[in-house]
Context: one part of a larger RNA
RNA sequence: UUGGGCGUAAAGGGGGCCUAGGCGGUUAGGUAAGUCAGGGGUGAAAUCUUCACGGCUCAACCGGGAAAUUGCCCUUGAUACUGCCUGACUCGAGUCCGGACGAGGGAAGCAGAAUUCCGUGUGUAGCGGUGAAAUGCGUAGAUAUACGGAGGAAUACCAGUGGCGAAGGCGGCUUCCUGGACCGGCACUGACGCUAAAGCCCGAAAGCGUGGGUAGCGAACGGGAUUAGAUACCCCGGUAGUCCACGCCCUAAACGUUGCGCACUAGGUGUUGGGAGUAUCGACCCUCUCAGUGCCGCCGCAAACGCAUUAAGUGCGCCGCCUGGGGAGUACGGUCGCAGGACUGAAACUC
Numbered sequence: 001u002u003g004g005g006c007g008u009a010a011a012g013g014g015g016g017c018c019u020a021g022g023c024g025g026u027u028a029g030g031u032a033a034g035u036c037a038g039g040g041g042u043g044a045a046a047u048c049u050u051c052a053c054g055g056c057u058c059a060a061c062c063g064g065g066a067a068a069u070u071g072c073c074c075u076u077g078a079u080a081c082u083g084c085c086u087g088a089c090u091c092g093a094g095u096c097c098g099g100a101c102g103a104g105g106g107a108a109g110c111a112g113a114a115u116u117c118c119g120u121g122u123g124u125a126g127c128g129g130u131g132a133a134a135u136g137c138g139u140a141g142a143u144a145u146a147c148g149g150a151g152g153a154a155u156a157c158c159a160g161u162g163g164c165g166a167a168g169g170c171g172g173c174u175u176c177c178u179g180g181a182c183c184g185g186c187a188c189u190g191a192c193g194c195u196a197a198a199g200c201c202c203g204a205a206a207g208c209g210u211g212g213g214u215a216g217c218g219a220a221c222g223g224g225a226u227u228a229g230a231u232a233c234c235c236c237g238g239u240a241g242u243c244c245a246c247g248c249c250c251u252a253a254a255c256g257u258u259g260c261g262c263a264c265u266a267g268g269u270g271u272u273g274g275g276a277g278u279a280u281c282g283a284c285c286c287u288c289u290c291a292g293u294g295c296c297g298c299c300g301c302a303a304a305c306g307c308a309u310u311a312a313g314u315g316c317g318c319c320g321c322c323u324g325g326g327g328a329g330u331a332c333g334g335u336c337g338c339a340g341g342a343c344u345g346a347a348a349c350u351c
Base pairs, nucleotide, nucleotide: 004322005321006320007305008304012319014202015201016200017199021195022194023193025089026088027087028086029085030084031083033082034081035078036077037076038075039074040073041072042071049067050066051065053063054062055061092192093189094188095187096185097184098183099182104178105177106176107175108174109173110172111155116150117149118148119147120146121145122144126137127136163170164169207248208247209246210245211244212243216242217241221237222236223235224234259318260317261316262315263314264313267296268295269294270293271292272291273290274289275288276287277286300307301306324351325350326349333344334343335342336341
């Protein structure tokens, strides 16, 4: 490579947008490039293969013949499918109108609880911490308690197999700016679509640069314990950091370890948002339905575990990826980065 695969065995790109490319709904006409059929030309010979025939007593070998040479070109036709051209359609896709939902994003302002610190009052000998202790704090008045003040960070309850977002992720309240999905109407456009190499953008935490901020927590570090030792687990402290602005980094168990889109294939039950019907004075209740999110479960699938209309079932389209373990996500080269490093990514050797 062929073939087979990617939830857990090796394997889904961290996520999105989009270019090329690949793929493409219904219908009419045209064309005849792909496709199919007939005819012709060519596809040297030798060789190989197959079929019979002939010559050495057979065979190998040799000779003549046929087929084959899966291809290319010309020509005459066919028109189902694909392509191309022209026209039409509305169910795919989008727009519009109405409705309703949400921790979706950005900015500004505000609030209360708590921790810590500071001031003042009360008050006196302890507090704190642990398995037990000690370091530590405290008669220079701590802990406790009351009032006042400062400052930073995070938003108890509500809170939910709840919601939103493409993913990372998002949670006090108010205002401003702003993205998206959903439901109903079925008014409009008329295939405008799906996927997506490259490219661009986003991307937790930690980390980096410059400036600010620092209450609590807290790598490193110091001390106290434990221990044979204890560069740990426990305790007392504590710097970077955690926070903000701007600029980088670009990784992850970035996980549903499950790429995206469309269609089809028993049900049951809960929940979130919307619609319709029924009922009612009305709200509930009940039934149906669309979209999401859970659990259980048939067919089917699966090595099993399990999945099962939110598929890991049945199919189609496109992308990414895998090919024994170690060496190794290493070396070399390249690109990127301020750096740490990231991306791309072998081989010898060995089992």
This is a predicted structure of a 351-nucleotide part of an RNA (small-subunit ribosomal RNA, central domain) from an uncultured organism. The RNAcentral record of the full RNA draws on ENA, Greengenes and SILVA. It matches the Rfam family "Bacterial small subunit ribosomal RNA".